[in-house]
């Protein structure tokens, strides 16, 4: 410190997610031991049972009983127990100590202060402590009750109660005076006294009264202390005075009068939630988020309300009343409060033992012993946290065995084990063994006090005893490697990889995402990693997140600038001088509890923890100093702002009045047409005198040109013309005011259209709505027609992409080039030029700024002020509340739920019924076909035992197949074979091969016959067949979406990249774009490009024209022979020819046109002219194209079968349907006769002549011929004569019947031709489609591959041989530029709504329930104050009647629960 996730790729923005750190945790799998901490976060739900506060006989009266011992009249009695238990009065304690956090947003808590009090025990002062009286408990008696518990009358002490006397000091006062008190006890003891109790004296402890202290507790202040405005107003004892009452004290605490305050945008009031702090977790830090353990404070104590008593309560373990539970009851009545330790239900994912001890520390009591303490100490459960520790250690290669992977060699697990040699920490046995203990007490000494040697404190010495934890910690000694490893991950983040199963199933996932047959993601092994007595997972919280940005973000387009002014509060504010000291600065002093953090030292062997120092507690407050700076206050300036005085401009703004053009109705004239006018078309409307045209009238809205990125206005906006009144801007110059300013929450005011209300208006437009078109439909767009609305007056509303999608003000910050409005200057006259300056308003552009785009003195640079606003998409600007409105509706405004995104800019493609150029038989111009018929062939579909399998839009369908009768062959039935029909090893045995019979469809099978090789070192080897074993063979079996290759297509289209350099954050661009050119990214010229590559082209074959050489199987002109005739023969080598070599053609030459190019245009010359035909030759890449059936090959499959072998069927069915072809429909023709001209092929398992036989087909038959020689092999169309006359024919030639040929083991299924005979459909083919631009089209016939046979298929080969192209509108395709874009799987693509059914979360709802809160009434429990007839009544007073006090009742006022 980052990382992943948006997209083909990139940059932002933004959100989600991830490593980290911690926890009173809890779940899963594990689980050795110590030390320290920690343990009901949820029912402040309910609670059995035991304990948690009680102590004093030194305050007081009274006082048992078992049991022992003694006496006895056996009835008892005394004694000790015992002044002992239990109670009682009386004190002091119970208000602490321990527990929870319900309530509480508060002066509760934190901090710093304050003044009108109180404070039991405690510490210091001072002064006292005389001297009387009545009671009540207890107790006895005598009663109710079931208990709890109570009556009544008797006796009784006291540190309990009540006068009195004294009070310095204390209270209270009118300052004269009033008022007010006490309690004993215990020890000791010389003199004196004695009733022998004691008085008295001390001495302690205690009492009483007062001061001060200290320590605690009340009270008030300032500041700080959650959310919510969808809570904006709150208050009536309220706020304040005077008086008065009460309190320990102030105080509306409370009460009578009075005033009429008081709090609240700096957030009252009401709602929700919360105990607050030291601290703890995080983070650099700032903060964020938290308040278990410990520590202070503070609320509570079954809910509610209330008082007593005390120094302290409105009281956990006390009272009273009321409710709500639960208990006992004899039904009358009682009893009870674990949020004290344990513990139990119960609720929950969770949270221990109904342990010991008062040894220690600390609390109550008490002179003291002591007792009493669930506070505390300590054990006990739980790996619930933190920290140690172990679970061996070295050595050890044959790198065993086994596991898992292989390319089958090997790796790996791994020095790991095993073995060998050692050591024992912890656990275990056994044995020893600190510290936590100081005290109190006895005795002895000595000091204080004392009249004292006594008692009583103090300090010393000795002696005695006290330990729950504990079998403690710590040592020692035995014995053995011995008793001690686990989770959880290995796709990325993020460190670890492989195999086998599993097949979009099962599963996994914190985010992207993984699984659909070769999953490093699932589940399993093996190996890794990573952490360890623990690991993971889950919740919850801080960082990462600069995603709430004080530190430390933004708002043109990504979320975000109010539609626009004025102006309150509020923030912020020139320039000089003085003065003050609130802000700020330093320095002191007080506090900031202690623990923790932090630093340093000590102690536990070390840490953990524990302890002692010290820092630090950024704060608060008091003081003292400073005076720059802000603020105040005082006093000057003029630059900000604003006022005066002369000028401009201008659709600013309101009223009123007026003008022409046009438009539409009305009136009048004149003039036509019935199918005219209006409308692109029809409909349907007008009107018989419409339309036109002429003049006149009316009414309305709204102003052409001028007019212009010109003006004005704050926006909204504002356009004839004239007048009235108005607002504001700018120019110049000089006075004048003297900071008067700038911004603006709320608040107000202006505010397009459209809507609403009331009254007018109403010409033209025109929502709604009607009618016709269009369409598949047309609630639309397009015609006719037509209301509201659109004007106006007056009032709502209040909103827009109210946009510059930029908030107002102010300073700076290169320029250059328009335009309005003003001023100014000099040249000069240009008659509106030049040049400064100002204030608008536009185009370029530089630093700079931005994510890019863009902006750039009109900033979105650099800066200050103030305001508004934003924080992932969607739900949604919507719901619910409130406000405003007549109503639409507007303003404020979520939340559940759900998603991993959403978004900006820009690049590269791809598309576009978006644009420019441009190409191709793409159109289009032509020529001929297909689609109709038969037939052949393929597919599709039926069918079948199979009809074997592939190929499927161009780019499958005469395709693979250049050839299915067996065979091919891979389908089918049926019979057989199993190391196999092939290939390698290995044993054994025969050479090898073969004849012939049976059996059988055959494959086989059985017998039979003939043969004994060749090499050789005699041992055997080699080929070859048989027979056996297992490795293995063997598969046209699956997967072309696991591959190789080949192929096809886009497309023979001009494109497709690259190194440098260069721009750009980047992905990219550039070069390859621009301007001519071209078939071409071909060329040229420009140019941040400069060069290269693959493609274009050319180099290759052929073909067309000339030469050279050569001359046989080709050829024959001149010369000769022969011959019926032929290059037949001699000869020739001219010629064609053949087949080697060259030449020819380059825009090279002229003219024009082009930029003085590139290049076209014409033109000459050529056999050929503009790449001269024509061919081979396919670039990045596309289509997960095609092909595991050509072959190759991964993985899965089958292994007496999914392999092999025969025979026999089938691939050739046949209701249809489709592509491709043939023949044809005829006279440009069929048909007889005759006559003529190629090219390129084949050919020994071959062509096969001549002759001869058949109508033929073909048979005979065999010359030549390995072929420029023989031979297939007669070319057909054409020409020349003749028939046929538009007809189902002399057309066409299907289908059938007989009759042969040929090939072949074999022509039934299922070959091909001949011959007779037979004569179907078909008279030019609907929608719609396909070739072709010249030796092409079309038309004629020849050849070959393959093949025993068996082309209308298919490749080639020549012969006759056209027409048409104006031309790029438009159809398909393709190329380059640019544009848009929400596409990138790439338009076959992306989206958007309704409807149907299920469920999810939410509003709305007839209602109904809980909760909690105001206001108004009733009601009124305990209770304090106040009042109080009446009844009773011990202490004191009395004039003896009574009084003062008090006690019950009673009653008003508050007042809880309860109720309308």
């Nucleotide at each position: 410190a980052g990382a992943g996730u948006u997209u083909g790729a990139u940059c932002c923005u933004g959100g989600c997610u991830c490593a980290g750190g911690a926890c009173g945790a809890a779940c899963g799998c594990u689980g050795g031991c110590g030390g320290c901490g920690u343990g009901c976060u949820u029912a402040a739900c309910a609670c059995a049972u035991g304990c948690a506060a009680g102590u004093c006989g030194a305050a007081c009266g009274a006082g048992a009983a078992a049991g022992u011992u003694u006496c006895u009249u056996c009835g008892g009695a005394a004694a000790c127990g015992a002044g002992u238990a239990a109670a009682g009065u009386g004190g002091c304690g119970c208000a602490c100590g321990g527990g929870u956090g319900a309530g509480u947003a508060a002066c509760g808590c934190g901090u710093a202060g304050g003044a009108a009090u109180u404070u039991g025990c405690c510490c210091a002062g001072u002064a006292g402590u005389g001297g009387g009286g009545g009671a009540c408990a207890a107790c006895u008696u005598a009663g109710g009750g079931a208990a709890a518990c109570u009556u009544a009358a008797g006796c009784u002490a006291a540190u309990a109660c009540c006068g009195c006397a004294u009070a310095c000091g204390c209270c209270c006062u009118a300052a004269g005076g009033g008022g007010g008190a006490a309690a004993g006890c215990a020890g000791g003891g010389g003199a004196u006294c004695u009733u022998c109790g004691g008085a008295c004296c001390u001495u302690g402890c205690g009492c009483u009264a007062u001061u001060g202290g200290a320590u605690g507790a009340g009270c008030c202040u300032g500041c700080g202390u959650c959310g919510g405005a969808u809570u904006a107003g709150c208050u009536a004892g309220u706020u304040g005075g005077u008086g008065a009452g009460g309190u320990a004290a102030u105080g509306g605490c409370u009460c009578a009068c009075c005033a009429a305050g008081g709090c609240g945008a700096c957030g009252a009031u009401c709602c929700g939630u919360a105990g607050c702090u030291g601290g703890u977790c995080u983070g650099a830090g700032a903060g964020g988020a938290u308040g278990a353990u410990c520590a202070g404070c503070c609320a509570c104590a079954c809910u509610g309300g209330g008082a007593c008593u005390g120094a302290g309560a409105c009281a956990c373990g006390g009272c009273c009343c009321a409710g709500a539970c639960u208990c006992c009851u004899a039904c009358g009545g009682g009893a009870g409060g674990c949020a004290g330790c344990a513990g139990u239900g119960g609720g929950g994912a969770a949270u221990a033992u109904u342990g010991g001890a008062c040894a220690a520390u600390g609390g109550g009591g008490g002179c003291a012993a002591c007792c009493c303490u669930g506070a505390u100490c300590c054990a006990g459960c739980c790996a619930u946290g933190c920290c140690g520790c172990g679970u061996g250690u070295g050595u050890g290669a044959a790198g065993a065995a086994g596991g898992c992977c292989u390319u089958a060699g090997g790796g790996u697990u791994g020095u790991a084990a095993a073995g060998c040699a050692c050591u024992u920490u912890c656990a275990g046995u056994a044995g020893g063994g600190a510290g936590g203990a100081a005290a109190a007490g006895u005795u002895a000494g000595u000091c204080g006090u004392u009249a004292a040697u006594a008692a009583c404190g103090g300090c010393u010495a000795a002696c005695c005893c006290u330990g729950a934890c504990g079998u403690u910690a710590c040592c020692u000694a035995c014995a053995g490697a011995a008793g001690a490893a686990g989770c959880a991950c290995c796709g990325g983040c993020a460190a670890a990889c492989u195999c086998c199963g599993u097949g979009c199933c099962a599963g996994c996932a914190g985010c992207c995402g993984c699984g659909g047959u070769a999953a490093u993601a699932c589940g399993g092994a093996g190996g890794g990693u990573g952490c360890g007595a623990g690991c993971g997972u889950u919740a919850a919280u801080c960082g990462g997140a600069a995603u709430u940005a004080c530190u430390g973000g933004g708002c043109g387009u990504a979320a975000a600038g109010c539609g626009c002014g004025c102006g309150u509060a509020g923030g912020c504010g020139g320039c000089c001088u003085g003065a003050u000291a609130a802000g700020u600065u330093g320095g002191a002093u007080g506090u900031g509890a202690a623990a923790g953090c932090c630093c340093u030292g000590g102690g536990c062997u070390c840490a953990a923890c524990c302890u002692a120092g010290g820092a630090a507690c950024u704060g608060c407050a008091u003081u003292c100093a400073a005076a720059a700076c802000u603020g105040u206050c005082a006093g000057g300036c003029u630059a900000g702002a604003g006022u005066a005085u002369g000028g401009u401009a201008g659709a600013g703004g309101a009223u009123a009045g007026u003008g022409g053009a046009a438009u539409u109705u009305c009136c009048g004239a004149u003039c036509u047409c019935u199918a005219c006018g209006c409308a692109u078309u029809u409909c349907a409307c007008c009107g018989c005198u419409a339309c036109a045209c002429c003049g006149g009238a009316a009414a309305u809205a709204a102003c052409a040109u001028c007019a212009g990125u010109g003006g004005c206005g704050a926006a909204g906006g504002c356009g004839g013309c004239u007048a009235u009144c108005u607002g504001g801007a700018c120019c110049a110059a000089u006075a004048c005011u003297g900071a008067c300013g700038c911004u603006g929450a709320g608040g107000u005011g202006c505010g397009a259209a459209a809507g609403c209300g009331u009254g007018g208006g109403g010409a033209g437009c025109a929502a709604a709505c009607a009618g016709g078109a269009u369409u598949a439909g047309a609630u639309a767009c397009c015609c006719u027609g037509g209301u509201a609305g659109u004007c106006c007056a007056c009032g709502c509303c209040g909103u827009a992409a109210a946009c510059g999608a930029u908030g107002u003000c102010a300073a700076c910050u290169a320029g250059c080039c328009g335009u309005u409005g003003g001023a100014g200057g000099g040249c000069u006259u240009g008659u509106u030029g030049c040049u400064c300056u100002u204030a608008g308003u536009g185009a370029c552009g530089c630093a700079g700024c931005u994510a890019a785009c863009g902006u750039a003195u009109u900033a979105a640079g650099u800066u200050g002020a103030c305001c508004g606003c934003c924080u992932g998409g969607g739900g949604a600007g919507u719901a619910c509340g409130g406000u405003c409105g007549c109503a639409a509706g507007a303003c404020u405004a979520a939340a559940a739920c759900u998603c991993a995104a959403a978004g900006g800019a820009a690049u590269u493609g791809a598309c576009g019924g978006g644009g420019g150029c441009c190409c191709g038989c793409a159109c289009a111009a032509g020529c001929g076909g297909u689609g109709g018929a038969g037939c052949a062939u393929g597919u599709g579909g039926u069918u079948u035992a199979a009809u074997u399998c592939g190929a499927u839009g161009c780019a499958a369908c005469g395709c693979g197949a250049a050839g299915a009768a067996c065979c091919u062959u891979a389908c089918c039935u049926a019979c057989c074979c199993u190391u196999g029909a092939c290939a390698u090893c290995c044993u054994c045995a025969g050479a090898a091969c073969u004849u012939g019979u049976u059996a059988g469809a055959g494959a086989u099978a059985a017998c039979u016959u003939g043969g004994u090789g060749g090499c050789c070192u005699c041992g055997g080897g080699a080929a070859c067949u048989g027979a056996g074993u297992g490795a293995c063979a063997g598969g046209u079996g699956c997967u072309g979406c696991a591959u190789g290759g080949c192929u096809g297509u886009c497309g023979u289209c001009a494109g497709c990249u690259c190194g440098u350099g260069u721009c750009g954050u980047g992905a990219g661009a550039u070069g390859u774009u621009g301007g001519g050119u071209u078939a071409a990214g071909u060329c040229c010229c420009g140019u941040a490009a400069c060069g290269a590559g693959c493609g274009c082209a050319a180099c290759c074959c052929u073909u067309a024209u000339c030469c050279c050489u050569a001359g046989u199987u080709g050829c024959c002109a001149g010369c000769a022979c022969a011959u019926a005739a032929u290059g037949g023969u001699g000869g020739g080598a001219a010629c064609u020819c053949u087949a080697g070599g060259g030449a020819g053609a380059c825009u090279g030459c002229c003219g024009g046109u082009g930029a003085c190019a590139a290049a076209c245009c014409g033109g000459a010359g050529g056999a050929a002219g503009a790449u001269g035909g024509g061919g081979a030759c396919g670039a990045c890449g596309u289509c997960a194209a095609g092909u595991c059936a050509u072959c190759c090959u991964g993985g899965c499959c089958c292994u007496u079968a999914g392999g092999g072998g025969u025979a026999g069927g089938g691939c050739u069915a046949c209701a249809c349907a489709c592509g491709u072809g043939c023949u044809g429909c005829a006279a440009u023709g069929g048909c007889c006769a005759g006559u003529a001209c190629a090219g390129a092929g084949g050919g020994c398992u071959g062509c096969a002549a001549a002759c001869u036989c058949g109508c033929g087909a073909g048979g005979g038959g065999g010359a030549g011929c390995c072929a420029a020689u023989c031979u297939c092999a007669c070319a057909a169309a054409a020409c020349u004569g003749g028939u046929c006359g538009u007809a189902g024919u002399c057309c066409g030639g299907a289908u059938u019947g007989g009759a042969g040929u040929c090939u072949g083991c074999a022509a039934c299924u299922c070959g091909a031709c001949u011959c007779c005979a037979u004569g179907a459909a078909g008279u030019c083919g609907g929608a719609a489609u396909c070739g072709c631009u010249a030796g092409u089209a079309a038309u004629c016939g020849c050849a070959g591959a393959u093949c025993a046979g068996a082309a209308u298929g298919c490749u080639g080969c020549g012969g006759u041989g056209a027409a048409u192209a104006c031309g790029u509108u438009c159809c398909c395709g393709g190329g380059c530029c640019u544009u848009g874009u929400a596409c990138a799987c790439a338009c076959c693509g992306c989206c958007c709504g309704u409807c149907a059914c299920a469920c999810c979360a939410u509003g709305g709802g007839a209602g109904u329930u809980g909760g909690u809160u105001g206001u108004a009434c009733c009601a009124g429990a305990a209770g304090u104050c106040g009042c109080u007839a009446g009844u009773c009544u011990a202490a004191c007073c009395u004039u003896c009647g009574g009084g003062a006090g008090g006690a019950c009742c009673g009653u008003a006022c508050c007042a809880a629960c309860g109720g309308u």
A computed fold for a 1460-nucleotide RNA from an uncultured prokaryote, annotated as small-subunit ribosomal RNA. Its mean pLDDT, the model's own confidence on a scale to 100, is 84.